The RNA shown here (transfer RNA) has 82 nucleotides and comes from Deinococcus sp. Its mean pLDDT, the model's own confidence on a scale to 100, is 82. Taxonomically the source falls in Deinococcus (Bacteria, Deinococcota, Deinococci, Deinococcaceae). Rfam family: tRNA. It is annotated as a transfer RNA. About the family: Transfer RNA (tRNA) molecules are approximately 80 nucleotides in length. Gene Ontology term of the family: triplet codon-amino acid adaptor activity.

RNA sequence: GCCGGAGUGGCGGAAUGGCAGACGCAUUCGACUCAAAAUCGAACGGGAAACCGUGUGGGUUCGACUCCCAUCUCCGGCACCA
Numbered sequence: 001g002c003c004g005g006a007g008u009g010g011c012g013g014a015a016u017g018g019c020a021g022a023c024g025c026a027u028u029c030g031a032c033u034c035a036a037a038a039u040c041g042a043a044c045g046g047g048a049a050a051c052c053g054u055g056u057g058g059g060u061u062c063g064a065c066u067c068c069c070a071u072c073u074c075c076g077g078c079a080c081c082a
Stems, first nucleotide, its partner, number of pairs: 001078007010025003018062001027043005045052002055071005
């Protein structure tokens, strides 16, 4: 340089045009307990709200994590290696 794949909360990850983060872990609060562990219940991106949030910037669409263009980073393959 060429080809392909990936990027989403604190972590692993789901949804593949139609309420983003299902589900699990972690965390917080509560219940139970003398106390703790285990177990059970609730909460758990930002914001007062409206809204915003899927690497970044554009585009298509009534509607985009999903499709198109460009770009950044990482991984794999190929090529080059004086």